[in-house]
RNA sequence: UCAGACAAAGGCAAACCCGCUGUGAGGCGGGGGCGCAAAACCAGGGGUCUCGCAGAAGCCGCGAGAUCGCCCAGUUGCCAAGG
Numbered sequence: 001u002c003a004g005a006c007a008a009a010g011g012c013a014a015a016c017c018c019g020c021u022g023u024g025a026g027g028c029g030g031g032g033g034c035g036c037a038a039a040a041c042c043a044g045g046g047g048u049c050u051c052g053c054a055g056a057a058g059c060c061g062c063g064a065g066a067u068c069g070c071c072c073a074g075u076u077g078c079c080a081a082g083g
Base pairs, nucleotide, nucleotide: 002083004079011036012035016031017030018029019028020027021026034069040075041074044072045071046070047067048066049065050064051063052062053061
């Protein structure tokens, strides 16, 4: 460095429930715990989703957003057996 465990310590937190918030996708806080070695940061590319406009031939176009716990790229990073 690659790769990573039925190891140790610590971390995060899906569904669902409650509250607040947003037109919405969603977000935030509390409970919860399915999972996660980047489930940390990042919306640059692809995907998916929402709202608005236009259109009526094709879910296609334009604009504004959401999502990184869908994938890729970028940045940072704990532990550490065997290889």
The RNA shown here (c-di-GMP-I-GGC riboswitch aptamer) has 83 nucleotides and comes from a Solirubrobacteraceae bacterium.
Rfam family: c-di-GMP-I-GGC riboswitch aptamer. Rfam links the family to the GO term cyclic-di-GMP binding.
The sequence was found by an Rfam model in a public genome assembly.
The model forms 90% of the base pairs in the Rfam consensus.
Lineage of the source: Bacteria > Actinomycetota > Thermoleophilia > Solirubrobacterales > Solirubrobacteraceae.